Transfer RNA from a Planctomycetota bacterium, 71 nucleotides, folded computationally.
Rfam family: tRNA.
Model confidence (mean pLDDT): 83 of 100.
[in-house]
This record gives sequence, C1' cells and structure tokens, in this order.
RNA sequence: GGCGGCAUGGCCAAGUGGUAAGGCGUCGGAUUGCAAAUCCGAGAUCCCCGGUUCGAGUCCGGGUGCCGCCU
Repeated sequence: GGCGGCAUGGCCAAGUGGUAAGGCGUCGGAUUGCAAAUCCGAGAUCCCCGGUUCGAGUCCGGGUGCCGCCU
C1' cells in the first nucleotide's frame, strides 16, 4: 500500500427496514430475626458524520479505532 472482519448498557452478546432479546454485574423493592438464595422493577444518543426511505442498529458513502490476510 491492497483486501476482509468487527464496533449494540459497566461486561458478554442476539437482532429479516417497522416499539433494541437474553445473561452477568449494579441500583431500588419484596421476602428474612439478619443474611444468602429466590422473585419483581430500573437502566442503551446501537463508534462518529452524511445519504436513501414514510420509517435505518440494519441499506449506501466517508471517517475513527481494533483484529486478520496479502505484498
């Protein structure tokens, strides 16, 4: 230099253009003599900018970061 992949809560991780799953952790509550366990609830500008569309995490363009391959 060329090519490809990835980027979604604190962490991990799903998601065919139509309200962003789930697990762990955290916080609040229930329960308990106190805890643990269990149960209920809360929490995401989807890496950034722009475009397409009635509607974008998803499609397109350009960036940034990380990983890999080729030379």